[in-house]
RNA sequence: CCAGACGGCCGGAUGGCCGCCUUCGGAACCGGCUUCGGCCGGGGCCGGGGGAGGAAAGUCCGGGCUCCACGGGAACGCGGUGCCGGGUAACACCCGGCGGGGGCGACCCUAGGGAAAGUGCCACAGAAAGCAAACCGCCCUCCGUAGCGCCGCAAGGCGCGUAGGAGGGUAAGGGUGAAAGGGUGCGGUAAGAGCGCACCGCGUCCCCGGCAACGGGGACGGCACGGUAAACCCCACCGGGAGCAAGACCAAGUAGGGACGGCAGGCUUUUGCCAGGCGGGUUUCCGCGCCGCCGUCCGGGUAGGUCGCGCGAGGCGUCCGGCAACGGACGUCCCAGAUGAAUGGCCAUCCAUCCGCGCCUCAAAAACGCGGGGGACAGAACCCGGCUUACAGGCCGUCUGGCGUU
Numbered sequence: 001c002c003a004g005a006c007g008g009c010c011g012g013a014u015g016g017c018c019g020c021c022u023u024c025g026g027a028a029c030c031g032g033c034u035u036c037g038g039c040c041g042g043g044g045c046c047g048g049g050g051g052a053g054g055a056a057a058g059u060c061c062g063g064g065c066u067c068c069a070c071g072g073g074a075a076c077g078c079g080g081u082g083c084c085g086g087g088u089a090a091c092a093c094c095c096g097g098c099g100g101g102g103g104c105g106a107c108c109c110u111a112g113g114g115a116a117a118g119u120g121c122c123a124c125a126g127a128a129a130g131c132a133a134a135c136c137g138c139c140c141u142c143c144g145u146a147g148c149g150c151c152g153c154a155a156g157g158c159g160c161g162u163a164g165g166a167g168g169g170u171a172a173g174g175g176u177g178a179a180a181g182g183g184u185g186c187g188g189u190a191a192g193a194g195c196g197c198a199c200c201g202c203g204u205c206c207c208c209g210g211c212a213a214c215g216g217g218g219a220c221g222g223c224a225c226g227g228u229a230a231a232c233c234c235c236a237c238c239g240g241g242a243g244c245a246a247g248a249c250c251a252a253g254u255a256g257g258g259a260c261g262g263c264a265g266g267c268u269u270u271u272g273c274c275a276g277g278c279g280g281g282u283u284u285c286c287g288c289g290c291c292g293c294c295g296u297c298c299g300g301g302u303a304g305g306u307c308g309c310g311c312g313a314g315g316c317g318u319c320c321g322g323c324a325a326c327g328g329a330c331g332u333c334c335c336a337g338a339u340g341a342a343u344g345g346c347c348a349u350c351c352a353u354c355c356g357c358g359c360c361u362c363a364a365a366a367a368c369g370c371g372g373g374g375g376a377c378a379g380a381a382c383c384c385g386g387c388u389u390a391c392a393g394g395c396c397g398u399c400u401g402g403c404g405u406u
Stems, first nucleotide, its partner, number of pairs: 001402010012350007020051007029042005053377001057388002060386005065243004078239005083097005098112001099110004113234002118232002120228003135174002137170007147160005182200006201223001202221008247307004253302001257298007265274003276291004314333008351375001354372005
């Protein structure tokens, strides 16, 4: 210098002017109550403090908090988690390891318990896919067309035997497949085969190291036990439900409910009957439907308002323990709280970056100068710990591979 791996951080800066939300203080004003001392509420004014994020997002996990349900335990069912150890309030998160896979390497990926408890499935292709299987090929035996050899004067007989056929052996080779009942080599055999042997793999047992997952070594076994559990299932562990529109409080108007008082026709203990009022565009008759009025008070509920609502598994710094995640001690700080939903707008200068021209040069790039454009993803809504997803551009650190110079 080039190419790369991992980790951490930033997410435009400064100034001026105008505004928004919240909080504290101050001097007044207005309204209500008053035991006249004050208390409560309201909108403006002046001054000070604070005012989005690394993801505020998706709402996928785990909790706090609130309400509901529930005597305790066990079993069953359902859902989730799944190598080992640790961290944590907890987790499907994080850290450190182990096994497997990838990369020359730094490093990356990994739902990774159980398939000799049982059931299911293994498409297509292929002869055969689960108490295996003979399609091609190879080998043995038999038959045997052509042909050849021998005997015979000839007819013919005997033998070898290509093509072909029948019976059998063979899982080494070809072919199919994701997968064909261990792999490589030597021996062996008619050809073959764990048939025998060596090494590797696998299984059982033992020893050593490690808390453990697991690793190393030895002996024995000729290979039995194909794959699939993000298929059912088995094993171990965990798990009540709903969510701030949770939930608590104050409470208008209208309608409806209740109590008391007053007024309003008759009969009847009440129900009811008659009379009365209202309802069709009007009148009469018949039928139908509805019906006490006013005042005061009470309680439930709605609109609306208040609380929940930010001192917290809190931030920062130093030291100590730990490889680390993290834990402990001390010091220091108070840091958004809207709800028709604040956190903004304009201007100036600078910065990252982009474009054009100039300068330099044989030509270009870089640097420099001038002019112009221009700022990623996205915005709290009860809170916290994670995960995942989106993100212009930039900075820092550690490490790996290669090239060059000294």
Annotation:
This is a predicted structure of a 406-nucleotide RNA (Bacterial RNase P class A) from a Kiloniellales bacterium. The source organism's lineage runs through Bacteria, Pseudomonadati, Pseudomonadota, Alphaproteobacteria and Rhodospirillales. A source record names the gene rnpB. Of the family's consensus pairs, 95% are formed in the model. Its Rfam family is "Bacterial RNase P class A". It is annotated as a ribozyme.